[in-house]
Context: one part of a larger RNA
């Protein structure tokens, strides 16, 4: 010089864009951050709405009230589906196939989606809810009665499935693998409504995401040299989707190391990011892409998937409730508090877009995401005005040799302009799409075409017009390095300092002040890195 997720001092008009706890993975009040689906059921707490009945008022057929009624829309708690295994947050842990590259599984899984092939047949017994009793201070619990269901169970039917027995083409030829057949055994299913669809079951076949080996390659230290018994191999089995000391009987002694085992510190890696001619060096914030964690620690359960941030047991520690018997909780989601700390923001708005989840849909749900609000913290970009105009104007500061010099075309004065302020009218795209109604092609569920309707940001950006130079510059530095010097004060004091170093009576190096120099909505200072 150049760099930053930067602090700090002085200073500060405006827009866009991109960023904002680096520290204590430290504790958190409060509020949202995962629901859906009545086209699966039983139902009917609560709202509408239809019929039935009393009762009022009276205009005599309307209006209010109150009972009955799941009839109808819907629907809170239950049952059942699917979803909560993504999105979202941190980086403690980890030096390890954790992650980069690359190869392989003949040793594996795969809801949802897609394409194919078959099927969807009969029967049963329970449970939640609702009831009707206990028992708790609550949290919540127990009995008993009774009842659906796409919840459960049981029987048929059953293959190109699985198992086992058999045949053994073909690889490889030493063990071994094993197409294509053959017999036996086993294993399904559910229905909805608006009759068109949406499901359900069983096999293949893709596509999607995941597992799982291995080779390289991944910081420091020998003031860590020996490390190791399930350790290293084999035989048999258990588990797993699956291969393996993964676990287990038994049987050998092996494995790893000076090419650095082991121990220790230190760290999430990469894709990039800075610097830098280049080789290198350093860093890993935000954005992608993988991991690991979810107050500590440990287990499993449900599921296609988890050993599960907002699921569940157990054990600690902390907070809170208690009626002292006894519960309740987990912001490293998004705001938001306290605390640490130099030092990081709203307890904001919409689901309109984009994408998730569930539903045929119509929606509902989303603190993701999109938008606004805070901060010069960072890039960009614009303004603080432009041109004339010397009697080089008076004053004032400031030097001087007293003649003058210097701020200085600066001002005054005259013309212009109007970005930008202010006021005042007009006004966006973001919906390419999708909803509903209607219609035309066809290959018949897809394309089109005409209306309708959807915007949080927002009356925003943005364009006009009017007014007036009107509303807008500062910070360091001036002894060399290093651009820019005089003069007062002060007297080794009082301070300066990045390095030499300056001050002890003419200080260009301290304070002031007039010039001047860089740079400018910023300028210096600390602090890292190159």
């Nucleotide at each position: 010089g150049g760099a930053u997720g930067a602090a700090c001092g002085c200073u500060a008009g405006c827009u866009a864009c991109a960023g904002g706890c680096u520290u204590a993975a430290c504790a958190c009040a409060u509020g949202c951050a995962a629901g859906u689906c009545g086209a699966g059921g039983g139902g009917c707490a609560u709202c509408a709405u239809g019929g039935a009945g009393u009762u009022u008022g009276c205009u005599u057929g309307c209006a209010a009230a109150c009972u009955c009624u799941g009839a109808u829309g819907g629907c809170g708690a239950c049952c059942g589906g699917c979803g909560c295994a993504c999105g979202g947050g941190u980086g403690a842990g980890u030096a390890a196939c954790g992650c980069g590259u690359a190869u392989c599984c003949a040793a594996c899984c795969u809801u949802c989606c897609c394409c194919u092939u078959a099927g969807u047949a009969g029967a049963g017994g329970a449970u939640a809810g609702c009831c009707c009793g206990g028992c708790g201070a609550a949290a919540g619990u127990c009995g008993g009665a009774u009842u659906a269901a796409u919840a459960c169970u049981c029987u048929a039917u059953g293959u190109u499935g699985u198992a086992u027995u058999u045949u053994g083409a073909g690889g490889a030829c030493a063990u071994c693998u094993g197409a294509c057949g053959a017999a036996u055994a086993c294993c399904a299913a559910a229905g909805a409504u608006u009759u068109a669809u949406c499901g359900c079951u069983a096999a293949g076949g893709g596509a999607u995401g995941g597992g799982g080996a291995u080779g390289c390659g991944u910081c420091u230290g020998a003031u860590u040299a020996g490390c190791u018994u399930g350790u290293c191999g084999g035989c048999g089995g258990g588990g797993u989707a699956a291969c393996g000391g993964c676990c287990c009987a038994c049987c050998g002694a092996g494995g790893c190391a000076a090419c650095g085992a082991u121990c220790a510190g230190u760290a999430g890696g990469g894709g990039u990011u800075c610097u830098g001619a280049g080789a290198g060096g350093a860093a890993g914030g935000u954005c992608c892409c993988c991991c690991a964690c979810a107050u500590u620690g440990g287990u499993a359960c449900u599921g296609a998937g988890a050993c599960a941030c907002g699921g569940a047991c157990c054990a600690a520690a902390c907070u809170c409730c208690u009626a002292c018997g006894g519960g309740a909780g987990g912001c490293a989601g998004c705001a938001g508090u306290g605390a640490g700390g130099a030092a990081u923001a709203u307890u904001g708005g919409u689901c309109a877009a984009u994408g998730g989840g569930c539903g045929u849909a119509g929606g509902c749900c989303u603190g993701a995401a999109c938008c606004a609000g805070c901060c010069a913290a960072g890039u960009a970009g614009c303004g603080u005005g432009c041109a004339g105009g010397a009697a080089g104007a008076c004053u004032g500061c400031c030097c001087u040799a007293u003649g003058g010099g210097u701020u200085g075309u600066a001002a005054a004065c005259u013309g212009c302009u109007u970005u930008u302020a202010u006021g005042c009218g007009g006004g966006a795209a973001u919906a390419a799409a999708g909803u509903c109604a209607g219609g035309u092609a066809c290959g018949c569920g897809u394309a089109c075409c005409u209306g309708u309707u959807u915007g949080c940001a927002u009356g925003u950006a943005c364009c006009g017009c009017a007014u007036g130079a009107a509303u807008a510059a500062g910070g360091a530095c001036c002894g060399g390095c290093u651009a820019a010097u005089u003069c007062c004060g002060u007297g080794c004091c009082a301070g300066c300092a990045g390095c030499c170093g300056c001050g002890g009576u003419a200080a260009u190096a301290c304070g002031g002040a007039a010039g001047g120099u860089c740079c400018g909505g910023g300028c210096g200072u600390u602090a890292u890195c190159c």
Molecule: small-subunit ribosomal RNA, 5' domain
Organism: uncultured bacterium